[in-house]
RNA sequence: UCGUGCUAGAUGGGGAGGUAGCGGUGCCCUGUAACCCGCAACCCGCUAUAGCGGGAUUGAACUCCCUUCUGAGGUCCUGUCUUUUUGGGAAAGCGGCUGAGUAAGCGGUGUUGAAAGUCAGGUCCUGCGCAAUGAAAACUUGCGAAUCCCGUCAGGACCGGAAGGUAGCAGCGGUAAGCAGGGACCUUCAUGUGCCGCAGGGGCACCUGGUUGGAGCUGGCUGCUCGGCAGGCGCCCGGGGAGCUGGGUCGACGGAGGGUGCGCGG
Numbered sequence: 001u002c003g004u005g006c007u008a009g010a011u012g013g014g015g016a017g018g019u020a021g022c023g024g025u026g027c028c029c030u031g032u033a034a035c036c037c038g039c040a041a042c043c044c045g046c047u048a049u050a051g052c053g054g055g056a057u058u059g060a061a062c063u064c065c066c067u068u069c070u071g072a073g074g075u076c077c078u079g080u081c082u083u084u085u086u087g088g089g090a091a092a093g094c095g096g097c098u099g100a101g102u103a104a105g106c107g108g109u110g111u112u113g114a115a116a117g118u119c120a121g122g123u124c125c126u127g128c129g130c131a132a133u134g135a136a137a138a139c140u141u142g143c144g145a146a147u148c149c150c151g152u153c154a155g156g157a158c159c160g161g162a163a164g165g166u167a168g169c170a171g172c173g174g175u176a177a178g179c180a181g182g183g184a185c186c187u188u189c190a191u192g193u194g195c196c197g198c199a200g201g202g203g204c205a206c207c208u209g210g211u212u213g214g215a216g217c218u219g220g221c222u223g224c225u226c227g228g229c230a231g232g233c234g235c236c237c238g239g240g241g242a243g244c245u246g247g248g249u250c251g252a253c254g255g256a257g258g259g260u261g262c263g264c265g266g
Stems, first nucleotide, its partner, number of pairs: 001266006009058003012030004020047005035055005064259006073250005079244001081243009093233002096229007104222003107218003116212008124201006130194002132191005139182005149174004157166003
């Protein structure tokens, strides 16, 4: 050095999570030429040589091991950063609602006369009257008493020798209390009644009119001033999510460099 047979190793790796720790099952990333069966999240198997058990393939190099570079991706932190969400605070800004004032602007009203003054009347109260309405009484119509109301009392009854007399049911007529109706006038009473009348009072609150007066009055909207309410924006303190910035950590694939056993034969 060539051939041949073995052995160590390899047949994926990584992140987070979980765990005292390691590996696996499940999730995610990377990657493929990437073995098979059994086990397992209140989990399974192990203990620094840290999955276990069984089987298969490959095998000292493109494939195994080490170092280094690069770096997908994960994860942890960071900030007067951006954004979103949430708890609390405050009430000086903006905005909202609201009360009072003011009267600059607009509007309304006013020389067909404002404010203000004055006079009268009304609204209010008291008394009287009138009217209206209602009730009652009176009046009037009808009904109205088995008997203890009236008149007349058939029949019958009673007294009487008779003449005659007495009481009297039904019927008929009437009436009392009462019931029902009418209701013009008159009487009494009442009233959530009245564009009613008379007299008196009260008051300046409102309305109407007269008169004096001679230009304001009003405050609906805007503005301005002072106050109140709530707490939307903004502000202050804090929590969470996402993004960005800067950093830590792990790190697949890939690149480079280095390393790797035994036997037999030529």
The prediction has a mean pLDDT of 76. Bacterial large signal recognition particle RNA from a bacterium, 266 nucleotides, folded computationally. It is recorded under the gene name ffs. The RNAcentral record of the sequence draws on ENA. Its Rfam family is "Bacterial large signal recognition particle RNA". The family's RNA type in Rfam is non-coding RNA gene.